[in-house]
C1' cells in the first nucleotide's frame, strides 16, 4: 500500500427485505427477608465510530474518513 471483517446503552451482543432502537448482565428504586443474597415488579441510561449523499423515511443502500482484528505484498 491492497483485500476481507468488526464498531449499536457501563460490559457482551441481536436487529429478518429500508419504516417500533432492543436483549442478557450491570446500575437505581420498590416488594419479599430480622438483615444479606436470590427472586418478583418498575425505572434511568443511546449523536447506532465520524462526515456527506440517495430516499417520504437510513443501524441497514452509496461515497469519504477514523479506530480494532485478520490475510496478501
Nucleotide at each position: 500500500g491492497g483485500g476481507c471483517u468488526c464498531g449499536u446503552g457501563g460490559c457482551u451482543c441481536a436487529g429478518c427485505u429500508g419504516g417500533g432502537a432492543g436483549a442478557g448482565c450491570g446500575c437505581c428504586g420498590c416488594g419479599u427477608u430480622c438483615g444479606c443474597a436470590a427472586c418478583g415488579c418498575g425505572g434511568a441510561g443511546g449523536u447506532c465510530g465520524a462526515g456527506g449523499g440517495u430516499u417520504c423515511g437510513a443501524u441497514c443502500c452509496c461515497c469519504u474518513u477514523c479506530g480494532g482484528g485478520u490475510c496478501c505484498a
A computed fold for a 73-nucleotide RNA from Hungateiclostridiaceae bacterium KB18, annotated as transfer RNA.
Taxonomically the source falls in Oscillospiraceae (Bacteria, Bacillati, Bacillota, Eubacteriales).
The RNAcentral record of the sequence draws on Rfam.
It matches the Rfam family "tRNA". It is annotated as a transfer RNA.
Model confidence (mean pLDDT): 80 of 100.